[in-house]
RNA sequence: GGGCUGUUAGCUCAGUUGGUUAGAGCGCUGUCCUGAUAAGACAGAGGUCCCAGGUUCGAAUCCUGGAUAGCCCA
Repeated sequence: GGGCUGUUAGCUCAGUUGGUUAGAGCGCUGUCCUGAUAAGACAGAGGUCCCAGGUUCGAAUCCUGGAUAGCCCA
């Protein structure tokens, strides 16, 4: 220098070819249960979907540029 992949909740990740409300597990908070804890049950909080533009009636999803991490080639 060229190419590829990833970036979504505190953590690990799903979300498939644009459509109504953005999700799971773990974690966190509360209540119940228990003599008490753990476990278990129920409920809840928590997200500018890496950033900026563009396309579209509509973008986490498509296009362009950028940031960052990793891999390959030279």